[in-house]
Context: one part of a larger RNA
Parts: sequence; C1' cells; structure tokens
RNA sequence: CGCAAACGGUGGAUGCCUUGGCAGUAAGAGGCGAUGAAGGACGUGGAAAUCUGCGAAAAGCUUCGGGGAGUGGGUAAACACACUAUGAUCCGAAGAUAUCCGAAUGGGGAAACCCGGCGCAUUUAUGCGUCACUGUUAACUGAAUACAUAGGUUAAUGGAGCGAACCCGGAGAACUGAAACAUCUAAGUACCCGGAGGAAAAGAAAUCAACCGAGAUUCUGCGAGUAGCGGCGAGCGAAAGCGGAACAGCCCAGUUAUCGUAAGCACAUAUGUUAUAAAAGAAAUGUUUGGAAAGACAUGCCAUAGAGGGUGAUAGCCCCGUAUUUGAAAUGGCGUAUGUGUGGGAUAACGAAGAGUAGGUCGGGACACGUGAUAUCCUGAUUGAACAUGGGGGGACCAUCCUCCAAGGCUAAAUACUCCUUACUGACCGAUAGUGAACUAGUACCGUGAGGGAAAGGCGAAAAGAACCCCGUAGAGGGGAGUGAAAUAGAACCUGAAACCGUUUGCGU
Repeated sequence: CGCAAACGGUGGAUGCCUUGGCAGUAAGAGGCGAUGAAGGACGUGGAAAUCUGCGAAAAGCUUCGGGGAGUGGGUAAACACACUAUGAUCCGAAGAUAUCCGAAUGGGGAAACCCGGCGCAUUUAUGCGUCACUGUUAACUGAAUACAUAGGUUAAUGGAGCGAACCCGGAGAACUGAAACAUCUAAGUACCCGGAGGAAAAGAAAUCAACCGAGAUUCUGCGAGUAGCGGCGAGCGAAAGCGGAACAGCCCAGUUAUCGUAAGCACAUAUGUUAUAAAAGAAAUGUUUGGAAAGACAUGCCAUAGAGGGUGAUAGCCCCGUAUUUGAAAUGGCGUAUGUGUGGGAUAACGAAGAGUAGGUCGGGACACGUGAUAUCCUGAUUGAACAUGGGGGGACCAUCCUCCAAGGCUAAAUACUCCUUACUGACCGAUAGUGAACUAGUACCGUGAGGGAAAGGCGAAAAGAACCCCGUAGAGGGGAGUGAAAUAGAACCUGAAACCGUUUGCGU
C1' cells in the first nucleotide's frame, strides 16, 4: 500500500411525517376610496428584538348578543403586577378612537418632513375647524362696449386614486413560419392608453332564405378543415341549415278623444328566509403484551352519529367532533305584502316614420375573401338622391320575382373570469418535490436603477433538555452519575445510504 471482516468518523441520500402548496367542486361575493382607500412610515406591552394586533382612547375603548372559568397574542420560559361568578379572557354584530405619509387636496417637498392664512376656544402656548384642482347646476356680480357676453365670487352636488382575471374601444410591433425573402404569416397577438360592469359586448331585421319558408341577440354540438381565400406557397378559413342552452320584448321622433295613475325605481314598515357567534348531542369494560393500548383475547353497547382529527402503537362507544335538532339582541342579502315618493300608463282614430344621410368617384380598412369578375360594411378626400306612387338587399351587372324598411334609442337569461369568503374533494406534491416562499420570504443578499433573488422543516409520548462529580482556560469538548422504552434519541438532536477519512484483526506484497 492492497484485499477482507468488524467497529467508528464524516456526510445527509433514503424511508416515514406535514404546519405549506397545487388543481378543482358547490355556494357566496364581485369592489374599496375626499365619511380619506390600496399600500406604507413611526409608534404602542412592566420588559430588548421580531411577527401579529392596535393608533397618543394605541395586543386596546363602548354597547348588544354568545359563552362559562380561567386570563393578560406568537417566538418564549421565568419574574413582577393585574383582571375574573358584580361573568373576565374568548367568539359574533354595531359603534368610538384612528398619529404621519400616500389620489393627498392650504403652500412647498429629497414620501412619512418643512412653512402658513382665516374663524373659534383657551391654561398664551396650544387645541379644534377650515382653506387644492375640476365637471354640472343655481345665485350674485361683471369689462373692452349701449344691451349683452367673456370674466369673477359664492353655494350645492359629483369626479380624482387603487384593484387578479374577464369585457368594450383607441393605438399597435417584432422574433418566427414561408426551410432565404419582399406580398403573406406570426396577429389585430404582445405591449401601451381610455372606459365600464358583476359580468361586458351584442340584440328585436333596410336579416336570412329561395319561389318553400324562417323570424332579436348570445353561447354551444354538427355542418367542416367543407365552400372558398392564398408569392393558389407557407398558411388562412366561413355561412346557410340542423340539434341543444336560454328565451322578452319595447320606446322616442305626435295630435285628438276616452279611461285614470300602470310597470319599474327609491325609502320606510311588517313578515318569511338566509348569512355573520353558538347550544344540545348516543354508546365499553375486563384480561394480556408493552414504556405507553386504541393492538390481541373475551364479553357487551350505540348508530338519522362507522365524515374527519386527536389522545404514549391501529379507538363508532376516551376527547374534539359528526348525524339530527335547536338558536340571533345587532347588521347585511334575497323574497312577499302594505304605505309614501318618483315615474306619465292603457285603448282608439288620424298622422308621422330619422339628409350632407343612402349612393357615386379616389385612397385606405373590416368582412374566411390578399382588388380579384367582387357584392356587403366602415370612412380620410370629393360629390350627392328619393321620400312608401318611395327606398335597401338577394356576392360583378340588368330584368322579373322574393324579402325587408337604414341614416334615433333601451333591453333580463343562456356566455367569460376569480384578487377574495365558506364548506368539501383529489389514482395531485411531500422539503432538490409542491408556490420563489411549509422556517424572521419577496426576507437575506446582489444591482446607481429598472430589476434579480436564495438557502433554510423533523429530539422525545412528555423537557422528564442531563442535579451532582471529574479532566480542561471560570473554555471548547469529553468521561461518570441521573432522566427516559431508547441518549449511537443530547439539542451540530428521527431514520442515517454512498463518495471520502480512520481504528483493530487476518492475509498478501
């Protein structure tokens, strides 16, 4: 030095576990904000830090309900001091308080800071209130300039900012594909901007169809990768019709007559239901193994409850629960009824029936459709009708025929989504997985910044977390003793693989 065996060190794989995630289902909710949001800064405890809560009334205050014995949030124990059957802590509802920054709004500003005006009060230094911009409405004023108008002032009322996706509109790429590339594609996608709602948008035919007829819109299965479009390349890609989901129709552009106050909306009251705390809630013992029984054995019991979790191993009957039943002072949702307000309704007759519009020309764009033989829709420029005896469409165009009535408006449901709440589920993960994050995680750390972005779980049933003694530096670490079922479970703590490093023995060289 090698091989083998045994025993160790190191290391943290594996197994087991789960506080955390992931994906859903069923309901709910679908907004918050000048009554100051979202998000923060700084404070706040007897006590330093951090998280949570809260706001100078500061881990809290008040009221009303629930509940019934301990309590003063977590890491995190000890101590101190308190509260509590005059019902605390805790849970729910409604209130009060709510520093400073932040739309931030009195002015400024390098956010959490600086500096004011006016009014009132007062302990004379403070306290309270108020003072941004802007839309609309109203009032009062009011120039050049006579009436006016612009402008000004005041009041009332609204807006502003944030938020995950979904929605509508405006604007709008490139990589890429075409095996290069320019039309084309990617794609009206990404990104940006504006706006709204719980959905949005669309919507009651100037629609389709085909000589038969249908009868708003939306979504969906077929139709169909069809008809078509296309450097006819790459690719793009319908509609009618049929089946299904869901269904709902109306108003204005007007007079007269008759009837007489509808639907809807808002508020209040009553009532029902539901949400936000909760309450009651059945039934098992013995022996045995073991550290421990829920295991095994024996004999029982309950079950509208044998969902699930916990308890020293695997518990229907030990605990929390579960089935079932019951329950709300307060506030909210939904329904119904009544009342009040708002709202102008029904029937008939006669009328009326949307103009710089339809259409044309030029240029673009949208239609599955790239200008093509290209209809239809939108419109930047330029033109420009008819008036129901009229007009649009039926994919160039014309005639016949059919069908509908543009240039005004509203409209639930079926559809899309999930930042969020509650309950439940999983041939989903199980700590290099699953969220980036199971833990002080968007933390530490990196970057001027935009931004990037970790690692890190497990003693034990219970701390019973090792009194005391010894070596050692009043160490580190270790040896005894003790606890424990176990300490090779000792906090660098479950299991403890391999690489790697040793000790002992044997063999070989």